Large-subunit ribosomal RNA, half B from Sulfolobales archaeon HS-7, 1215 nucleotides, folded computationally.
[in-house]
Context: one part of a larger RNA
RNA sequence: CCCUGGCUAGGGAACUCGGCAAAUUAGCCCCGUAACUUCGGGAUAAGGGGUGCCUACUGUAGUGUACGCAGCUACAGUAGGUCGCAGUGACAAGGGGGACCUGACUGUUUAAUAAAAACAUAUGUCCCCGCUAGCCCGUAAGGGUGAGUACGGGGGCUGAAUCCUGGCCACUGGUGGUCGGUGACACCCGGGUUCAACCGGGAGAAGCCCCACUGAAGGCCGGGGGUAACUCUGACCCUCUUAAGGUAGCCAAAUGCCUUGCCGGGCGAGUUCCGGCGCGCAUGAAUGGAUCAACGCGGUCCCCACUGUCCCAGCCAGGGGCCCUGCGAACGCCCUGAGUGGGUCGCACAGUCCCACAUCCCUCCACACCGAGAGAAGACCCCGUGGAGCUUCACCGCAGCCUGGCGCUGAUUUUCGGGCGCUCAUACGUAGAGUAGGUGGGAGGCGUCGAAGCUGUCCCUUCGGGGGCAGUGGAGCCAAAAGUGAAACACCACCUAUGGGUGCUCGGAAGUCUAACCUCGUAAGAGGAACAACGUCAGGUGGGCGGUUCGGCUGGGGCGGCACUCCCGCGAAAAGAUAACACGGGAGCCCAAAGGUCGGCUCAGGCGGUACAGAACGCCGCCGUAGAGUGCAAGGGCAAAAGCCGGCCUGAUGGAACCCUUCAAAGUACGGGGUUCCGGCGCGAAAGCGUGGCCUAGCGAACGCUCAUGCCCCCACGAGUGGGGGCUGGGCAUGACAGAAAAGUUACCCCGGGGAUAACAGAGUCGUCGCGGGCGAGAGCUCCCAUCGACCCCGCGGUUUGCUACCUCGAUGUCGGCUCUUCCCAUCCUGGAGGUGCAGCAGCCUCCAAGGGUAGGGCUGCCCGCCCAUUAAUGGGGAACGUGAGCUGGGUUUAGACCGUCGCGAGACAGGUCGGGCUCUAAGGGUGGAGGGUGCAGGUCGCCUGAAGGAAAGGUACCCCAAGUACGAGAGGAACAGGGUACCGGGGCCUCUAGUUUACCGGUUAUCCGGUCGGGUAGUGCCGGGCAGCCACGCCUCUAGGGGUAACUGCUGAAAGCAUCUAAGCAGGAACCCCGCCCUGAAAAGAGGCGACCGUGCAGGUCCGGGUAACCGGACUUGCAGAAGGGCUCCUCUAGACGAGGGGGUUGAUGGGGUAGGGGUGUAAGCUUCGAGGGUUUCCCGAGAAGUUCAGCCCGCUACUCCCAAUAGCCCAAG
Repeated sequence: CCCUGGCUAGGGAACUCGGCAAAUUAGCCCCGUAACUUCGGGAUAAGGGGUGCCUACUGUAGUGUACGCAGCUACAGUAGGUCGCAGUGACAAGGGGGACCUGACUGUUUAAUAAAAACAUAUGUCCCCGCUAGCCCGUAAGGGUGAGUACGGGGGCUGAAUCCUGGCCACUGGUGGUCGGUGACACCCGGGUUCAACCGGGAGAAGCCCCACUGAAGGCCGGGGGUAACUCUGACCCUCUUAAGGUAGCCAAAUGCCUUGCCGGGCGAGUUCCGGCGCGCAUGAAUGGAUCAACGCGGUCCCCACUGUCCCAGCCAGGGGCCCUGCGAACGCCCUGAGUGGGUCGCACAGUCCCACAUCCCUCCACACCGAGAGAAGACCCCGUGGAGCUUCACCGCAGCCUGGCGCUGAUUUUCGGGCGCUCAUACGUAGAGUAGGUGGGAGGCGUCGAAGCUGUCCCUUCGGGGGCAGUGGAGCCAAAAGUGAAACACCACCUAUGGGUGCUCGGAAGUCUAACCUCGUAAGAGGAACAACGUCAGGUGGGCGGUUCGGCUGGGGCGGCACUCCCGCGAAAAGAUAACACGGGAGCCCAAAGGUCGGCUCAGGCGGUACAGAACGCCGCCGUAGAGUGCAAGGGCAAAAGCCGGCCUGAUGGAACCCUUCAAAGUACGGGGUUCCGGCGCGAAAGCGUGGCCUAGCGAACGCUCAUGCCCCCACGAGUGGGGGCUGGGCAUGACAGAAAAGUUACCCCGGGGAUAACAGAGUCGUCGCGGGCGAGAGCUCCCAUCGACCCCGCGGUUUGCUACCUCGAUGUCGGCUCUUCCCAUCCUGGAGGUGCAGCAGCCUCCAAGGGUAGGGCUGCCCGCCCAUUAAUGGGGAACGUGAGCUGGGUUUAGACCGUCGCGAGACAGGUCGGGCUCUAAGGGUGGAGGGUGCAGGUCGCCUGAAGGAAAGGUACCCCAAGUACGAGAGGAACAGGGUACCGGGGCCUCUAGUUUACCGGUUAUCCGGUCGGGUAGUGCCGGGCAGCCACGCCUCUAGGGGUAACUGCUGAAAGCAUCUAAGCAGGAACCCCGCCCUGAAAAGAGGCGACCGUGCAGGUCCGGGUAACCGGACUUGCAGAAGGGCUCCUCUAGACGAGGGGGUUGAUGGGGUAGGGGUGUAAGCUUCGAGGGUUUCCCGAGAAGUUCAGCCCGCUACUCCCAAUAGCCCAAG
């Protein structure tokens, strides 16, 4: 220091997004209990009282040996006694209330961030379905619902109850209808010489069009203007418009942008909350509206109680951390390197570069400022001709469903229709006796096989009549001729149209049947029935399902735009070329003349004249380089023309080649332009001109389809004809214009990439922002400058917002708050000055000054802001919008859900709302602290100096006095000096007060140790006290003075005979600066000073000197011993993480023990006596009381005392 717990004076939510967390409450009995209500609830509402132990008694129940009694057990009660701070004494065990939003409720859900308002639910309603059903699974067989049957099953919406559920059928959907339109294969008819492909037509299913219905189907439910005798408002009126214009209700709401709407309530203060208001950005009725008792680990507000959430922290306990022992990861490792501050520079936030400063080596503990720390090839953003999920009126398909044809597939009847054949009838303009279909033949034809006429009846009718049948009748009738007329008639043949009959054939519709087929049944058989089913072909429908796509440019992307194909000018910097979503404009045609040629002419405008009452127009004359015109933009060009007029023409022609441009290296398609040649033409007398238009824009591959009065080839074929192909040339188009066949959405998302490209931060810039300055129009009674200061102009800053896209996308975590530190000054207060429109007081402006201070609350996630009460003042900013390996996580910004709005939908919204995972054991630098070494030319122990560093150790107010004085007419009303007190801040301390006190003492509950005593456990069980220690809420203390300056005030004083605070010189002057005061500090490498102590002995080796030698002296070196002193070990401490520091070590009170003192608790045990009562009565039971007893127990304090332990020892250390 962390985690988990215990306690806390005074205050009591001031904390905070929010009472998060904690605390309170708690069992049982009794009393008592509101609004509201669906009458059940609410309700343990709320709020009170009681509760132990002992003794005796009463009642009830059980047990009790057969009944009963006694006894015992349980429950309930009464009375008396008695103890404590406390009797559910521990454990266990609801905090409560008032409102609102929302969901009715109990339930369910995202296993692992969302428990919810989401889902479900009972209820309501709509749709499908009569069972071989409907729906679902399956290729099918078959299966589920269901061995169920409409009071059933399936699907959708809504979501208890209560009151209700308005208008709209234009759109989309659903259902129904249907004259008509459209409508496939097959069929029929026609064309195609006969056949086929093919073409045209006919008929025609579903579907669509069409016509209706349908909202508890998807859905939708207006605007403008005027108007009442104050004003306001608008019952009322006008107008546009719709399918209809939002009804009842409800509302700044979970829905209201503006918005913290306005009013009221609550609070000292209320962006939240509650009640109202309502032109409601954008409420609203089963996408349900409103209301609502009960319920909710749902959301919001308030109150009571309660508290360490907070003011403001403190103490204690346990477990970690720390130390020792054992074991031992992850990350990482080599190259490989990390002191601080500032900074022009640098890929623009540097350990590395520059400058300055600092810097002996090593280790331990702690903290998180840095390494744009680790973790994860960023999930935001963009990009990819990457992916996936979902949607749909995207594109292309497929199941499924509907429908038609055919097959399986038969019999028969009725009816209708087509074709062909046969037969019959009909065919009326006018004229004509008259009902003349057309053409041809034709002079005769018909008739007893019954003519004319008549009767009846049927059919047709142009209403005149015509025809058939039956009867009667009994012999003629018609034609020709004439006449009318376009046509002449008897009779015959053929043809047309219509109608009837009939036969064959084909087809439609309907009915009947049974034998295919289907169903039921064990079977017999029954039912259905040529339908259905199944197969096949075809049409329709078809996000149910599959596949795929969902342009580009772009000061990020999107939205917008087209800068995506062309032309002109400018940009463009005098060759050419040249960018921007730079600037200014155009093209996607037109013309059979607006083309070719030849000839002629001259424009705009002006002046004069003519005509007229008169302008313009017209005509005449003159001037007129283009001021006109040119089909269309602009530029360039153009005068016997390129402009205007006329004649004749088609050169706007067929073929070929080359060049230029498109496209400044090379290559490059389409397109455009130019030149020439050949053929054939036009105009012109001719030279010549003419391959469209004065020039520069006016455009388009492959594949496919198509055209050619072009050319060539192949196949079929007897030939004609048909089919196909190639070449050339046209047409149909790709404007995203060198040309895919193509819609959305993703917050459920994924992958690959990008700092090539956005959001944060930085950098650059500074329009914007903030702050100054110059000038001085003006305001200020007068007067620019006491104060304010327009227009215009010039700067500074880098806290706003932009712009840029330079660093970072193999990650630099984003708003606000908390915490903590430091810096700037453009100063809010405190200090010192100058001016004043400064009498004083109080102000205003300006200058100096950054030492210190700059606080508490209400609202909101807020920053900001508003508000409340204080205050000397409640200043502005920076530090990656300082600070998430420091915290939080309210906001924003994942996944759930609701509302409004948008969208057909999936979904979306800098709109609102509820909910929603914050990882990391610190190796390096750094910082705070603690040690071990080396050095400081011998070692050691003490005491100093003070270079340097740190600091705020102080800051401010109020009161008294001065003094009711100076000043002032008064009202008012200072200052210097002196004194006191308080608050804030710093440091220290524990006598007091307060806290803690898991040393201690006592009380007490449950249980266990057989009883007593004494204990264990239950958080120290809980409770009451409490010394030392640690502590704040307690106590003590905190500063004059000196020096230097700032603004400013002066003295003397020239330059400049004056003046002048200044130039030389001198003086004053602030909370500022330096001292003083305090802390660290010889590692201050210039490594300091003073004092004291120790500063040898032996042995060996090598060498040197002296000496003949023995030996002596010396240098270096090895070893042993050893000094001053130190360390280890040992006993320890109000010292301490470990090291360290202090004390002690038998010559000793260092620790323990003992004793005494003092202190804490509160009167021990045992014994005696008493004790409400009771009993089995020489005595016994009994909570408890008194005495013995200021007792007993205990002590981290003090003193005394060697009883115990510091025994015995070891090591280092100069020369």

It matches the Rfam family "Archaeal large subunit ribosomal RNA". Rfam links the family to the GO terms ribosome and structural constituent of ribosome. The organism belongs to Sulfolobales, within Archaea. The full RNA is in RNAcentral, with records from ENA. The coordinates come from a structure-prediction model, not an experiment, and the mean pLDDT is 81.